The RNA shown here (transfer RNA) has 73 nucleotides and comes from Candidatus Raymondbacteria bacterium RifOxyA12_full_50_37. The prediction has a mean pLDDT of 81. RNAcentral records the identical sequence in 6 taxa. Taxonomically the source falls in Candidatus Raymondiibacteriota (Bacteria, Bacteria candidate phyla). Its Rfam family is "tRNA". Rfam's curators write: Transfer RNA (tRNA) molecules are approximately 80 nucleotides in length. It is annotated as a transfer RNA. RNAcentral holds the sequence, with entries from ENA.
């Protein structure tokens, strides 16, 4: 360089044919406890890597860019 896969919450990941984004862990608050831990209840947190395009509507489709993994010379 070429081919291919990946990029979504602090972390690990879902999101199945386009219909307006979720789980677990972590964090915070409360209950319980002499205190901590554990347990239970609740809460917050996202420009879906970036920029364009198509569409009434895009994490999802198309194009380009960036970053990373793998293959190949």
């Nucleotide at each position: 360089g070429c081919g291919u896969c990946u990029g979504u919450a602090g972390c690990u990941c879902a999101g199945u044919u386009g219909g307006u984004a979720g789980a677990g862990c972590a964090g915070c608050u409360g209950a319980c406890u002499c205190u901590u831990a554990a347990u239970c209840a609740g809460c917050g947190g996202g420009u879906c890597a970036c920029a364009g395009g198509u569409u009434c509507a895009a994490c999802u489709c198309c194009u380009g860019u960036c970053a990373g993994g793998c293959g190949u010379a």